[in-house]
Context: one part of a larger RNA
RNA sequence: AGCACAAGGGGAAUGCCUUGGCAUCAGGAGCCGAAGAAGGACGCGACAAGCUGCGAAAAGCUACGGGGAGCGGCAAAUACGCAUUGAUCCGUAGAUAUCCGAAUGGGGAAACCCGGCACGGCAAUACCGUGUCAGCGUAUGGUGAAUAAAAUAGUCAUACGCGGGGAACCGCCUGAACUGAAACAUCUAAGUAGGGCGAGGAAAAGACAUCAACAGAGAUUCCGCAAGUAGUGGCGAGCGAACGCGGAUUAGGCCAAACCGAGGGUCAGCAAUGAUCUUCGGGGUAAGGACCCGCAAAUGAUGCAUUAGUCUAGCUGAACGGCGUGGGAAAGCCGUCCGUAGAGGGUGAGAGACCCGUAAGCGAAAGACGCGAUGCACGAGUGGGUAUCCAGAGUACCGCCGGACACGUGAAACCCGGUGGGAACAUGGGAGGACCACCUUCCAAGCCUAAAUACUACCUGAUGACCGAUAGAGGAGCAGUACCGUGAGGGAAAGGUGAAAAGAACCCCGGGAGGGGAGUGAAAGAGCACCUGAAACCUUGUGCUU
Repeated sequence: AGCACAAGGGGAAUGCCUUGGCAUCAGGAGCCGAAGAAGGACGCGACAAGCUGCGAAAAGCUACGGGGAGCGGCAAAUACGCAUUGAUCCGUAGAUAUCCGAAUGGGGAAACCCGGCACGGCAAUACCGUGUCAGCGUAUGGUGAAUAAAAUAGUCAUACGCGGGGAACCGCCUGAACUGAAACAUCUAAGUAGGGCGAGGAAAAGACAUCAACAGAGAUUCCGCAAGUAGUGGCGAGCGAACGCGGAUUAGGCCAAACCGAGGGUCAGCAAUGAUCUUCGGGGUAAGGACCCGCAAAUGAUGCAUUAGUCUAGCUGAACGGCGUGGGAAAGCCGUCCGUAGAGGGUGAGAGACCCGUAAGCGAAAGACGCGAUGCACGAGUGGGUAUCCAGAGUACCGCCGGACACGUGAAACCCGGUGGGAACAUGGGAGGACCACCUUCCAAGCCUAAAUACUACCUGAUGACCGAUAGAGGAGCAGUACCGUGAGGGAAAGGUGAAAAGAACCCCGGGAGGGGAGUGAAAGAGCACCUGAAACCUUGUGCUU
């Protein structure tokens, strides 16, 4: 030195565990904000660094309800207290709520600085306290120029609103490229990603100027089929309907106008009055209406109130003992019991009957929801009829240029935008895929509208041939932390003593660290560097070989 055996050190794999994650299902809830949000800064404890909670009334205050023996958070200990005159704790409602932040009196390098006005404290014009003072929009009122009057601009006051935040979902505007086409330009990717604006618990759409095809249907949305069909397409790559059928859910309304009435302005007129413009009220809305002549008293998408019920704390809740083993019984043995409860978790090993629960029932002073129910308010009917009147104009439509339609300009309708032209008036107008006729069907150029649909930041319950600490979230531990970066941004590592701290009094060596005894414990070869404790690597002892 090598090999073998044995014993250690070191190291953290592995096994077991789970406080944490992941995913799905069901139900709920779905906006918050100038009455100051989201998010922060700084404070608040007897002692208090951090986290949590709270706000100068500061780990809290008040009321009501629940609950019933302990309590003063994580978090031990000391001190001092509270509590059956019901505390701590849980729920509902309220009070307080510094400073920053849309941040809004002005400023500002966020959490700071400096003011005006009114009132109060004080002797005080010093100082302090309380309140208030941003901008924009709309409405109303006051005031009011250039300009003689009037008017307008402006300005002031009052009221209401807006502003900022939010995971995804939604609408609108804007809008790529990689890629595919086996290159690439039309095309595709894709109206996707990204950017902007806006809204809500959903949003959007929506009550036929729709389809259909001679028979008819009857708003919108979503799902299944129709169908990868008809089409479209450097007819390449690709893109890709509709009619119709079956389901989910169902709901229809209101204006403008004609006509009637009231008020105001202007014009004509001596006046009565008339014309015209305008505001408001009635009327009326596609089964067209006004108008004329008649008849009649119906159920609902609205608002308010009440309410069944539900939610926000909780409550009751069956049935077991013994024996030995063991540190410990829930395991074993013996004998029983309950079960509308033998889901699950805990308890010193594996518990239907020990604890929490589970099945089944019960419960609210207060607040919330309440699409179901009731009441009130409000709205709301119908038949006939000639004629007359009304029925959404720079609109429809056309040319040119674009966009969007499954449809790439095509025979290209329908829809939208820009630009230039520019109707008709129900004897009218649009559509039925160029266009024309016939026929059919509908009535544009105003508005609103639940449900079925999308999503899940959030709450509750349940589930898993999901993970089990290099996994599962980045994060099971004080993590979006430490740390890195000027910044946008990037972004860790780190779980396990034991049933119970019983966490080793005391003695010895040592400056200490550490160790040896003693003691605890079932175990200390479980000693806080703590379950198990593989391998690399490093030793010790013995043997063999050289």

Predicted 3D model of a 546-nucleotide part of an RNA (large-subunit ribosomal RNA, domain I) from a Verrucomicrobiia bacterium. The RNAcentral record of the full RNA draws on ENA. Lineage of the source: Bacteria > Pseudomonadati > Verrucomicrobiota > Verrucomicrobiia.